A computed fold for a 99-nucleotide RNA from a Chloroflexota bacterium, annotated as Bacterial small signal recognition particle RNA.
The source organism's lineage runs through Bacteria, Bacillati and Chloroflexota.
The coordinates come from a structure-prediction model, not an experiment, and the mean pLDDT is 75.
Rfam family: Bacterial small signal recognition particle RNA. Rfam links the family to the GO terms signal recognition particle, plasma membrane targeting and SRP-dependent cotranslational protein targeting to membrane, signal sequence recognition. Rfam classes the family as a non-coding RNA gene.
RNA sequence: GGCCGGGUCCUGCGCAACCCGGGCCCGUGAACCCCGUCAGGUCCGGAAGGAAGCAGCGGUAAGCGGUCCCCCGGGGGUGCCGCAGUCAACCUGGCCCGA
Numbered sequence: 001g002g003c004c005g006g007g008u009c010c011u012g013c014g015c016a017a018c019c020c021g022g023g024c025c026c027g028u029g030a031a032c033c034c035c036g037u038c039a040g041g042u043c044c045g046g047a048a049g050g051a052a053g054c055a056g057c058g059g060u061a062a063g064c065g066g067u068c069c070c071c072c073g074g075g076g077g078u079g080c081c082g083c084a085g086u087c088a089a090c091c092u093g094g095c096c097c098g099a
Stems, first nucleotide, its partner, number of pairs: 001096008010085005015079002018075006025066004034059004042051003
């Protein structure tokens, strides 16, 4: 000096953690303009029965609150975890040639 390889660096892809949003789950949640059940009372009827239906109760919608875990999406100067690429630069190993 040349050749080959490895590492660092850089880039891409994948993956993981983190953050954000949504879902699931739980709670709360409609005097009436949601549903169901409708005490009392009201109405129809001679009666048997029937009708509408307030309160109450139950269940929910929108909304609000809470979430460890789980699912979906997004984000990056997170990771060195995996794979690949790569001029150059640095480090390193081997071989060859020369002084």